C1' cells in the first nucleotide's frame, strides 16, 4: 500500500427504509431474619464522524476515522 468485513446503552449483540430493541449489568422496591435467588419497575444508546440520494436513513452511495481478517 490493495481487497474485505465490522463499528448500535456500562458489557454482547438484534434491528436491511416509516422518528432503536433483547439478554447481562446498573439504580430502586416486592419478597426474606439477612444475603442469594425469583418478581416488578426506572435510568442509559440523537446508532463512529462529515457529506449525498430519500417526503423519511442505524438501514442505500461517497469520503475519513478505528478496529479485524488477507494479500504483496
Nucleotide at each position: 500500500g490493495g481487497c474485505c468485513c465490522u463499528g448500535u446503552g456500562g458489557u454482547g449483540c438484534a434491528g436491511u427504509g416509516g422518528u432503536a430493541g433483547c439478554a447481562c449489568g446498573u439504580u430502586g422496591g416486592c419478597c426474606u431474619c439477612c444475603u442469594a435467588a425469583g418478581c416488578c419497575a426506572a435510568g442509559g444508546g440523537u446508532c463512529u464522524a462529515g457529506g449525498g440520494u430519500u417526503c423519511g436513513a442505524u438501514c442505500c452511495c461517497c469520503u475519513a476515522c478505528a478496529g479485524g481478517g488477507u494479500c504483496g
Molecule: transfer RNA
Organism: Talaromyces islandicus